Description
This is a predicted structure of a 462-nucleotide part of an RNA (small-subunit ribosomal RNA, 3' major domain) from an uncultured prokaryote. It matches the Rfam family "Bacterial small subunit ribosomal RNA". Its family is annotated with structural constituent of ribosome and ribosome in the Gene Ontology. The full RNA is in RNAcentral, with records from ENA.

[in-house]
Context: one part of a larger RNA
RNA sequence: UGACGGGGGCCCGCACAAGCAGCGGAGCGUGUGGUUCAAUUCGAUGCAACGCGAAGAACCUUACCUGGACUUGACAUGCAGGGGACCGUGGCUGAAAGGUCACUUCCCUUCGGGGCCGCUGCACAGAUGCUGCACGGCUGUCGUCAGCUCGUGCCGUGAGGUGUUGGGUUAAGUCCCGCAACGAGCGCAACCCCUGUCGCUAGUUGUAUUUCUCUAGCGAGACUGCUGUGAACAACGCAGAGGAAGGCGGGGACGACGUCAAGUCAGCGUGGCUCUUACGCCCAGGGCGACACACACGCUACAAUGGCCAGCACAACGGGUUGCCACGUCGCGAGACGGCGCUAAUCCCUUAAAGCUGGUCUCAGUUCGGAUUGCAGGCUGAAAUUCGCCUGCAUGAAGCCGGAGUUGCUAGUAAACGCAGGUCAGCCAUACUGCGUUGAAUACGUUCUCGGGCCUUGUACA
Numbered sequence: 001u002g003a004c005g006g007g008g009g010c011c012c013g014c015a016c017a018a019g020c021a022g023c024g025g026a027g028c029g030u031g032u033g034g035u036u037c038a039a040u041u042c043g044a045u046g047c048a049a050c051g052c053g054a055a056g057a058a059c060c061u062u063a064c065c066u067g068g069a070c071u072u073g074a075c076a077u078g079c080a081g082g083g084g085a086c087c088g089u090g091g092c093u094g095a096a097a098g099g100u101c102a103c104u105u106c107c108c109u110u111c112g113g114g115g116c117c118g119c120u121g122c123a124c125a126g127a128u129g130c131u132g133c134a135c136g137g138c139u140g141u142c143g144u145c146a147g148c149u150c151g152u153g154c155c156g157u158g159a160g161g162u163g164u165u166g167g168g169u170u171a172a173g174u175c176c177c178g179c180a181a182c183g184a185g186c187g188c189a190a191c192c193c194c195u196g197u198c199g200c201u202a203g204u205u206g207u208a209u210u211u212c213u214c215u216a217g218c219g220a221g222a223c224u225g226c227u228g229u230g231a232a233c234a235a236c237g238c239a240g241a242g243g244a245a246g247g248c249g250g251g252g253a254c255g256a257c258g259u260c261a262a263g264u265c266a267g268c269g270u271g272g273c274u275c276u277u278a279c280g281c282c283c284a285g286g287g288c289g290a291c292a293c294a295c296a297c298g299c300u301a302c303a304a305u306g307g308c309c310a311g312c313a314c315a316a317c318g319g320g321u322u323g324c325c326a327c328g329u330c331g332c333g334a335g336a337c338g339g340c341g342c343u344a345a346u347c348c349c350u351u352a353a354a355g356c357u358g359g360u361c362u363c364a365g366u367u368c369g370g371a372u373u374g375c376a377g378g379c380u381g382a383a384a385u386u387c388g389c390c391u392g393c394a395u396g397a398a399g400c401c402g403g404a405g406u407u408g409c410u411a412g413u414a415a416a417c418g419c420a421g422g423u424c425a426g427c428c429a430u431a432c433u434g435c436g437u438u439g440a441a442u443a444c445g446u447u448c449u450c451g452g453g454c455c456u457u458g459u460a461c462a
Stems, first nucleotide, its partner, number of pairs: 001462002003459003007456007015446002019409005026300008034291002042053002064286005070280001073124001077123005083117002088103006106115003126275002129273003135269002137264003140260001142258001147186006153162003166177003192252004197220007223246001226240005289428001302402001306361007318349003323342002327338004368399001373394007415438007
C1' cells in the first nucleotide's frame, strides 16, 4: 500500500422486510448429468453452464458410427509433359458415390501460342485434428457499481502519501464550503434514439374528405426558471403555483482502470504441434431423438373469479412476388379446387383473445383435466419406419394447489390475455425477440441475510 475480520461508523441495491404471482408435488416439452450404445459428434459447468452456441437435426445440416468408394483430391495458385472442346447422349455394374465401355464434338491466332476441359507428374491443397495455459477479435462477470489515474508542487531515507481525506449534499469523485495543494484525463451527467404535450410544413395509398386521426421532417417546451420555507447569504432539501409533463418525466443505446490464465482454436483469423491413399474427401444407411434414474428452465392443469354453447365488441408491432392470398365452391374439419388484388400506409396475412350479453353445468376425479393409445384422414417434402405437423372419431391417465427450500416483480410494473416476427419446404416453438389489451397489492423500516461504496481500526497474510 492492499487484502481480510463471526472490528467499528456512514450509505446504497426487490438485499431483507411488507405484498402479489410462482417454482419445488402431477403430466408433458426442452436442456443437462448419468447410464446405455457401433455412434448416441463437439463445446458451455457456482453466481456468470443447464429452451446455452442451435433465430428450425427426417436427407442435407453433420462435425459422430457402420459400410462402399476417391487420392493433386470437394476448393486455390503455379510449372512441365502429352491430349481433347466443354457440354451432351447411351450401355453394363452399383444402395448411391464411384468404376467401366461406347457415341458425338472446339474457339481465337501475329501460326510462336493462347482460352476452356480432363489425364500424368511435381510444388501443394485439405483437417469442425490438439493447444482459449501461445494469441487476435468478440463476449460474460463484478457493475451503470462510482470509482480509476496523471502532470507539477509539497511531505517522506524509501515503499509511498497528499490531491481523491474533512463538513454538508447528490442517483453520481454530483455540486458547495474548507484544506499544501493547484490543475487535468478516463469514468458520472449531457450530446444520440423511442415515448408523453403543443406549433409549423408537407401530404399520398389513411379518413366523416379544407378539419381531424395518422404519416415524417422541423421546431417549441422543463431550467429548481417562479413563490414560500429550512440550510452556512452555499450546494441542496421540503412544500406550492402554473403546466401535457417537475426536480434525472418514463424507457433504450452507451459499460472507466481492472478482476476471474473466466468463455470461445467449432463463427472467423492465427503461432506452434500433429495427419497426408488419411485425422483429407465423396456417398448410402444409421446416430445426434436411446432410458432404471437425477437436476435445471418452461408449458398445461388440479376448476364455479370456472368449463361448455350462442351472439356482440375493441389493438399494436411486424411480414409478403419461387411470396401473402381476398372471394366463391366442396369438405364435420385439417384442407382442396378455382381465382381477384398486391413489389404493398393501397391488396393480403388479419375474425385478436381475455371482455360483454344470454343460456347451461352444481362441487363430482365431474360437461374439471387433458397425458396415453387405437382407427380414419389432410399437408410439406424424392422420401415422414427409426424421427414431422395438423384434423376427425374413440380412449380418457396422473393431478383436489404441492416438504425442506427457492425465484421474479415497486406502476402502466407484477399478474392475466392474445397477436406478430426471425430461423424455416415442413416442424417437434410450450423457446426466443418484440407488440398491444385488461390491470393490481405493498414498502413501518434498515436489526437481520446477500452483494456493493467511502472512512476508520487490528493483523503471525501478500